[in-house]
RNA sequence: GCGGAAGGGCGGAUGGCCGCUUGGGGACUAACACCCCGAGAGGAAAGUCCGGACUCCAGGAAGCAGCGGUGCCGGGUAACACCCGGGCGGGGCAACCCGACGGACAGCGCCACAGAAAACAGACCGCCUGACGCGCCCGCUUGCGGACGCAGAGGUAAGGGUGAAACGGUGGGGUAAGAGCCCACCGCCGGGCUGGCAACAGACCGGGCAUGGCAAGCCCCACCGGGAGCAAUGCCAAAUAGGGACCGCGUGCCGGUUUGUCUUCGGGCAAUCGGCGGGGCUGCUUCUGCCCCAGCAGGUCCGGGUUGGCAGCUAGAGCGGCACUGGCAACAGUGUCGCGAGAGGAAUGGUCAUCUCGGGGCGGGCAACCGCCCUAGACAGAAUCCGGCUUAUAGCCUUUCCGCGCGU
Numbered sequence: 001g002c003g004g005a006a007g008g009g010c011g012g013a014u015g016g017c018c019g020c021u022u023g024g025g026g027a028c029u030a031a032c033a034c035c036c037c038g039a040g041a042g043g044a045a046a047g048u049c050c051g052g053a054c055u056c057c058a059g060g061a062a063g064c065a066g067c068g069g070u071g072c073c074g075g076g077u078a079a080c081a082c083c084c085g086g087g088c089g090g091g092g093c094a095a096c097c098c099g100a101c102g103g104a105c106a107g108c109g110c111c112a113c114a115g116a117a118a119a120c121a122g123a124c125c126g127c128c129u130g131a132c133g134c135g136c137c138c139g140c141u142u143g144c145g146g147a148c149g150c151a152g153a154g155g156u157a158a159g160g161g162u163g164a165a166a167c168g169g170u171g172g173g174g175u176a177a178g179a180g181c182c183c184a185c186c187g188c189c190g191g192g193c194u195g196g197c198a199a200c201a202g203a204c205c206g207g208g209c210a211u212g213g214c215a216a217g218c219c220c221c222a223c224c225g226g227g228a229g230c231a232a233u234g235c236c237a238a239a240u241a242g243g244g245a246c247c248g249c250g251u252g253c254c255g256g257u258u259u260g261u262c263u264u265c266g267g268g269c270a271a272u273c274g275g276c277g278g279g280g281c282u283g284c285u286u287c288u289g290c291c292c293c294a295g296c297a298g299g300u301c302c303g304g305g306u307u308g309g310c311a312g313c314u315a316g317a318g319c320g321g322c323a324c325u326g327g328c329a330a331c332a333g334u335g336u337c338g339c340g341a342g343a344g345g346a347a348u349g350g351u352c353a354u355c356u357c358g359g360g361g362c363g364g365g366c367a368a369c370c371g372c373c374c375u376a377g378a379c380a381g382a383a384u385c386c387g388g389c390u391u392a393u394a395g396c397c398u399u400u401c402c403g404c405g406c407g408u
Stems, first nucleotide, its partner, number of pairs: 001404010012355007020040007042379001046390002049388005054229004059288006067225005072086005087101001088099004102220002107218002109214003124160002126156003133150003137146004168186006187209001188207004193202003233311004243302005252276005258271005277293005318339009357377001358375007
């Protein structure tokens, strides 16, 4: 100097005038209006993907199912699918980046086409071997011998082909030719030893030399999880239709007693009380609590009224700076200094001037640069709040690291 990687910050400033919402104060004081001081939309406010706080619903508690989520190990956190550190695998020369990262020997399923063959498979081209027989050549003892070619049967899976992937890889020996057939190393499996909290790693010993892939296919395993959401929810005012339909077990037993009624004076019936029993309040079960028992508690469906006001509403697991302590770090603790929108159909704006960064244009100049002119210019607006992730983003500043080249 060029290229690359990881991280942090800003994303305009100043002044004047006019305007909006809100806190406090003053005065007026019923309110409004007025004056003063202060505050007022982001790094993502977006997505609604995670996790919570908070509220309500299951009467409460526990368990199970179903459904859903996560998926290497350790730590952080209120919690998480987030963050930090580590392990393993992959990409990259590297700095770094990515990982749906438990299980394929629990079971089921899939691997199209091509190919001989796609999980205990298989011979298309090849390689070896060549019987009977045929062809042809040579030799001479004239019917014998030998070589070559074709060729049945057999052996083979090393070489080639197909494919995303072919039942271990490389090298050597061995073989008729080959093959873990044998050997060395690698790979795989098993064993204990060492290091580490662990995931894992290392060396050693032994071994048959075999055991493809897909679980981001169903599934199995481990752990976690009730549901809904500020349009939650609460209060006030007001209004309507105290609406309609359907479902809804048992209508039983025991005892008491007052009343009524009947009586053949034994008792029956009705009402009422208590107990048992039955039904209900959650997908199921158990315990407990409550409700109901004849059209009851409860359940399902249809329909009507309320579209007004107030609260929830913003000081919390708050945010940030600095210092110290612990920790590799994320982070935690202590101290100190500072910061803080709460609208309610939805405020935070408009305008003028100047400056600065960037961009554009003209002119001068070899260039560096100088002069003049234009232009605030990316993504984009809080709506219950917080911790994350993801997505979009013009331009500027800055820190560290890697690679290449050159100079000293």

Predicted 3D model of a 408-nucleotide RNA (Bacterial RNase P class A) from uncultured Tateyamaria sp. Taxonomically the source falls in Tateyamaria (Bacteria, Pseudomonadota, Alphaproteobacteria, Roseobacteraceae). Its mean pLDDT, the model's own confidence on a scale to 100, is 78.